[in-house]
RNA sequence: GGCCUUAUCGUCUAACGGUUAGGACGAGUGCUUUUCAAGCACUAAAUUCGGGUUCGACUCCCGGUAAGGUCA
Numbered sequence: 001g002g003c004c005u006u007a008u009c010g011u012c013u014a015a016c017g018g019u020u021a022g023g024a025c026g027a028g029u030g031c032u033u034u035u036c037a038a039g040c041a042c043u044a045a046a047u048u049c050g051g052g053u054u055c056g057a058c059u060c061c062c063g064g065u066a067a068g069g070u071c072a
Stems, first nucleotide, its partner, number of pairs: 001071007010025004018055001027043005048064005
C1' cells in the first nucleotide's frame, strides 16, 4: 500500500428500516436491618465522526477516524 471485518450507557452485550435503544454487572436514591452485607423498588447513563438514500436510519450507501485480520 491492496482487501476484509468491527465500532451501542462506566464495562459486557441485544435490537426485521417504524421499540420510550432493551438486558446483565457496576453507580446513585429509597425500603428493610441496631449497623454492615444480602434482598426488594426506583433513578441516571449509550448508537465513533461527516454526508447521502428514505415518509422514517443503530440498521442501507459513500467518505473519514480508530481497532483487528489477511496479502504484498